[in-house]
Molecule: SAM riboswitch aptamer (S box leader)
Organism: Paenibacillus sabinae
């Protein structure tokens, strides 16, 4: 590396400090950034493991172990449903048209500030 699992719509300094130009994994797009970005430290939030406490399938405190602190995992990326536009009817009947009946449906192609579900990805724990 890789594998299992849980979680991912909430929280968390719109003037803390060094620090200086990137950055939000990847792709396309949209974004943050010298009214200063990664890093790091400090302050916070959250409670997955541990621990301790209770009124013990559960709550609870946050000591310790991680995480995490723009914007839903920023959006997409594959399928699949829904909505929306555009094309395109079927039967009966007549030489053929008219007519007449059926259904507003099937199907195709597109668009998607809609859902769902994989797919990637990030975390916790456990494997190894």
């Nucleotide at each position: 590396a890789u594998c299992u699992u849980a979680u991912c719509a909430a929280g968390a300094g719109c003037a803390g400090g060094u620090g200086g130009a990137g950055g939000g994994a990847c792709u396309g797009g949209c974004c943050c950034a010298a009214u200063g970005a990664a890093a790091c430290c400090c302050g916070g939030c959250a409670a997955c493991c541990g621990g301790c406490g209770u009124a013990u399938a559960a709550c609870g405190c946050a000591c310790g172990g991680u995480g995490c602190u723009a914007a839903u995992u920023c959006u997409u990326g594959c399928a699949g449903a829904g909505a929306c536009g555009c094309g395109u009817a079927g039967g009966u009947g007549u030489a053929a048209u008219g007519a007449u009946c059926u259904g507003c449906g099937g199907c195709g192609c597109g668009u998607u500030g809609u859902c769902u579900g994989a797919c990637a990805g990030a975390u916790g724990a456990g494997a190894g």